[in-house]
Lysine riboswitch aptamer from Virgibacillus sp., 176 nucleotides, folded computationally. Rfam family: Lysine riboswitch aptamer. About the family: Riboswitches are metabolite binding domains within certain messenger RNAs that serve as precision sensors for their corresponding targets.
Order: sequence, then C1' cells, then structure tokens
RNA sequence: CGGUGAGGUAGAGGUGCAGACAGAAAGAGUAAUCAAUAGGAGAAUGACAACGUUGAUCAUUGAUGAAAGGGCUGUUUGCCGAAGUGUAGGAAGUUGUCAAACUUUCUAUUGCUGGUAUAGUUUUGAAUAAAGGCUGUACUGUCAUGUUCAAAUGUGCAUGGAGAACUACUGAUCGA
Repeated sequence: CGGUGAGGUAGAGGUGCAGACAGAAAGAGUAAUCAAUAGGAGAAUGACAACGUUGAUCAUUGAUGAAAGGGCUGUUUGCCGAAGUGUAGGAAGUUGUCAAACUUUCUAUUGCUGGUAUAGUUUUGAAUAAAGGCUGUACUGUCAUGUUCAAAUGUGCAUGGAGAACUACUGAUCGA
C1' cells in the first nucleotide's frame, strides 16, 4: 500500500421505532340481566349434546347497566431491523365438545420493507378512527455512477441500489 470478515465501539436520517404507567373520549344507553305484553317453533357458522309448548329465537315497553381490543394526550424507559409484516409449522386461548373463524406466542425460510406522507383497493374493526397487505405518487436520508460550477474538498442536477447497509475510530489476518 492492497485484500479478507455479519470483527469491536460510537454515531446520523425524522411528524424516526417500540414498551410501560396515568387520564379523558369513543365503544354505548350497546351487550347482558329482570319484569310485562304480543307471538307460536325452533335458535345458534356446521354437526353432536344440552335448551325450548312449564312458551325459546325475534319484536315492543320499563328498570338496571358493562367490558375488551384499537386510537388520542401526558410522563417515562429502551433504542436506529429500531420495528413491522408475509408464508409454513407448533403451542395456548375465545364457546358444552369437535370443526371453522379470530387472538396471543414460538420456530424456520435470516422471505419483504431505508424513513415519512398520501391516493386506490382489500383484511381486521362499533367506526368515516387506526393498523396491516398489494399497486402508484411525492418528499427525505445514505451510498454508487454521470454531469455542471471551479483543479480538489464542496454545491446543484439526473439515474440507480439497499439496513447483513452508511459514516467515524479501532482491532485481527493474508500478500507485496
């Protein structure tokens, strides 16, 4: 001087990410329970069991009357694949059992996504809130290539890539 490795430490992006606690709102005068009236055989996602003519489901009136998940605000903690999510499989839960559906968690493929916003569509959801998937657009950070200013650092513009990345310091090893 050059090469090799997920070496180690620290750091940057920005309405940056996630957790915990507290509060208010919404959920909702809803679900559910009780009483009365009316009504007359099934109701629940499917099957079975149980329930139902001693009158169920549904409907009307009256009384009592929630909760969960999600979002917002504040405080605080940990951080920069922070984190989220797809596919497949396992476990647990929601109800009488099984299935289906949904939720939580674990593993693998180390799949996809730099970050934010927004439009369309779809899933979840009480929801027009919010979140996720797919497609598109815009802004922004980083590196590479090209180009302009002005020879270099640097500035502007264009194109493209991805976080196992990028920047700084440092260490190990190989070769000359």

Annotation
Taxonomically the source falls in Virgibacillus (Bacteria, Bacillati, Bacillota, Bacillaceae). The sequence is in RNAcentral, with records from Rfam and Ribocentre. Model confidence (mean pLDDT): 77 of 100.